This is a predicted structure of a 142-nucleotide RNA (c-di-AMP riboswitch aptamer (ydaO/yuaA leader)) from Bacillus suaedaesalsae. The source organism's lineage runs through Bacteria, Bacillati, Bacillota, Bacilli and Bacillus.
RNA sequence: AUUCUAUAUUCGCUGAAUCAAUACGAGCGGGGGAACCAUUUUGUGACAGCAAAUGUCACUUGGGGUGAAACCUUUUAAGGUGGGGUUACUCUUAUGACCCUAAUCCGACAGCUAACUCCGUAAGCGUUACAAGAGAGAGUGA
Repeated sequence: AUUCUAUAUUCGCUGAAUCAAUACGAGCGGGGGAACCAUUUUGUGACAGCAAAUGUCACUUGGGGUGAAACCUUUUAAGGUGGGGUUACUCUUAUGACCCUAAUCCGACAGCUAACUCCGUAAGCGUUACAAGAGAGAGUGA
């Protein structure tokens, strides 16, 4: 200067969910929890209690947590808007194509939140392009 980016399973994707090896593990995630600021509503049943106050247990309609998984319309099964993911070197942006828009936990209760404190580190799958910018790597030539 120039060309290229492997068709991979000992690889790749969603996801916090990986590494390490005897311990109060590391890394990556989540919840609770002051001041200041903000907010001011609180269900049902059973038992205990003389009644009340109050306490215990259970439930889920109120409320809240994890998550992209919310809102609207409506012939209640779909549609639309919004949100999320993939398209194989990495990141960002744009277009196209394809797919998802669940589930579950707490149990009347939690705003934010330093110190402090508690918890998770699973599960499930197999890809269908192109352009620009930046970076990384490989090859060839001088």